Description
A computed fold for a 474-nucleotide part of an RNA from an uncultured bacterium, annotated as small-subunit ribosomal RNA, 3' major domain. The RNAcentral record of the full RNA draws on Greengenes.
[in-house]
Context: one part of a larger RNA
């Protein structure tokens, strides 16, 4: 002076409890382990690794194998010869392509002291180099995870101690908070917390198109469909508004806590961005960059093919389900985000359907733009079934040079497993959960995953004695 304790005192945290829904079993999806293999490429391993790096592996990415190939090299500077531009293009043979080798065609040099030289540019011997996703993340920087959005780390001067140190930071209270008050040998800063920042909830001024339509006229089978307005909706810039301000108990005359008024919103109003000193030699040398080892006709490069997508098997995350709060057929309901030029496509026509065909509108408050759980009829009547949809056949349809390995969709035919899941585990306190459908980013094409936006919407919190993790004293 820290750290730990199956010590002690206080306190909080979906930590437990109360309660809702899963997960552990099923089927597949998608990581990893194992085992396999020519090769299943590398990384990440408690919590804090496993739908992680991957916001998208047929080729390509691609780093890995097996084969054919290059060696100043795909890609920089620079020296030394030899040509002179160059670019772009079309065809043939070899060949899996790299690569060789032959050939059409268009288009072609700036300066110039005409000796040649200098600038560009090819091509060739070498030589300085190039390159390397090879190895150290225990040689680093730069980024990040995590304790933890927990409320703590600390310093100057004073005091005090022989010194490591301590005092401030501890005590009474309160607070989400080392927030505040009060008392104190301490008095005072700083980094953290709180504000300032964004969005979202009320209102008000500006402004009125491509948004609206209340009143006024026309029009229609109907539709702001048109003249016309800019109230209202909205849109987007500014301003207002909320601070324990005001009342009343309580507190200690304090801070503050409780109730109430007013008010769109009340005691941090609600999410969000922000991550203090520092711990884990945490992670990454494969985003980047970098010390230092290694490699140089290979551990550098190019190319075709395969692999990463394998399969007795074990975990982790999800999706779908085991039905009647349902499943199925039909019936003009109601969003919000957010994306569009190699795009988004209406209307029409073909097709049972993925789609195709043609293609108005949209460089977007104008066009693509119809959500789906709801509601309402109808039917099935508790079965492995009109429930589940794997897995199989056949036939299509898309992107693409190519869909065998190894793609996404359709349509018909097939009809597994599964009747609520052991031990044990996990999420979450309100527009949360739990359900429902829509967007986006990557990206030709390929999500049940990510990132968002609506929609309908619950139950419970007695408490703090037990786990679990923190924070203060001792």
């Nucleotide at each position: 002076u820290g750290a730990c304790g199956g010590g002690g005192a206080c306190c909080c945290g979906c930590a437990c409890a109360a309660g809702c829904g899963g997960u552990g079993g099923a089927g597949c999806a998608u990581g990893u382990g194992g085992u396999u293999u020519a090769a299943u490429u590398c990384g990440a391993a408690g919590c804090a690794a496993c739908g992680c790096g991957a916001a998208g592996a047929a080729c390509c990415u691609u780093a890995c194998c097996a084969g054919g190939c290059c060696u100043u090299g795909a890609c920089a500077u620079g020296c030394c010869c030899u040509c002179u531009a160059u670019g772009a293009u079309u065809u043939c043979c070899a060949g899996a392509a790299a690569u060789g080798g032959a050939u059409u065609u268009c288009u072609u040099c700036a300066c110039u002291u005409c000796g040649g030289g200098u600038g560009g540019g090819a091509g060739g011997a070498g030589c300085a180099c190039a390159g390397g996703u090879g190895c150290u993340g225990c040689a680093u920087g730069g980024c990040u995870g995590u304790c933890g959005u927990c409320a703590g780390c600390u310093c100057g001067u004073g005091u005090c101690g022989u010194g490591a140190g301590a005092u401030g930071u501890u005590g009474g209270g309160u607070u989400a908070a080392g927030u505040c008050c009060c008392g104190c040998a301490a008095c005072g800063a700083g980094c953290g917390c709180a504000a300032c920042c964004c969005u979202c909830a009320u209102c008000a001024u500006u402004a009125g198109u491509u948004g609206c339509c209340a009143u006024c006229a026309g029009g229609u089978u109907a539709u702001g469909c048109u003249g016309g307005g800019c109230a209202c909706u909205u849109u987007a810039a500014u301003g207002a508004a909320a601070c324990u301000g005001c009342c009343g108990g309580u507190g200690a005359u304090a801070a503050a806590c409780c109730g109430g008024a007013g008010g769109a919103a009340g005691g941090c109003g609600a999410g969000g961005a922000c991550g203090a000193c520092g711990u884990c030699a945490a992670g990454u040398c494969a985003c980047c960059a970098u010390g230092g080892c290694c490699c140089u006709u290979a551990c550098g490069g190019c190319c075709u093919g395969g692999g990463c997508u394998a399969c007795a098997c074990a975990c982790g995350u999800g999706c779908u389900a085991c039905a009647a709060u349902g499943g199925u057929g039909g019936u003009g309901a109601c969003a919000a985000u957010g994306g569009g030029a190699u795009g988004c496509a209406a209307u029409a026509c073909a097709g049972u359907g993925a789609u195709g065909u043609g293609g108005a509108g949209c460089c977007a408050a104008c066009c693509c733009c119809u959500a789906a759980a709801a509601a309402c009829c109808a039917u099935c009547u508790c079965a492995g079934u009109u429930c589940g949809g794997a897995u199989u056949g056949u036939u299509c349809u898309c992107u693409g040079c190519a869909a065998c390995u190894c793609g996404a969709g359709a349509a018909c035919a097939u009809g597994a497993a599964g009747c609520u899941g052991g031990a044990a585990u996990c999420g979450c306190u309100a527009g949360u959960a739990a359900u429902c459908g829509c967007g986006g980013a990557u990206c030709a094409g390929a999500a049940u995953g990510c990132c968002g936006c609506g929609g309908u919407g619950a139950a419970u919190a007695c408490g703090u004695u037990c786990c679990c993790g923190g924070g203060u004293c001792u």